[in-house]
RNA sequence: GCAGACAUAGUUUUAAUUAAAACAUUAGACUGUGAUUCUAAAGACAGAAGUUAAAUUCUUCUUGCCUGCC
Numbered sequence: 001g002c003a004g005a006c007a008u009a010g011u012u013u014u015a016a017u018u019a020a021a022a023c024a025u026u027a028g029a030c031u032g033u034g035a036u037u038c039u040a041a042a043g044a045c046a047g048a049a050g051u052u053a054a055a056u057u058c059u060u061c062u063u064g065c066c067u068g069c070c
Base pairs, nucleotide, nucleotide: 001069002068003067004066006064007063010023011022012021013020017053025041026040027039028038029037046062047061048060049059050058
């Protein structure tokens, strides 16, 4: 330099009808105290443009990371 894959909560994963779940965190209940269990809360679409009635999703570019070739 060329080609390909990936980017969503703190972590791992879903999802074209407008963000879901598990673990983790915080608070409360239970317990003599912890752990476990139960209830609740907070927490995220890498950036930009386009297609669409509607984009995390489809397309293009950029950025970052990884892999292969040279």
Predicted 3D model of a 70-nucleotide RNA (transfer RNA) from Regulus regulus.
The RNAcentral record of the sequence draws on ENA.
Its mean pLDDT, the model's own confidence on a scale to 100, is 81.
Rfam family: tRNA. Rfam classes the family as a transfer RNA.
Taxonomically the source falls in Regulus (Eukaryota, Metazoa, Neoaves, Australaves).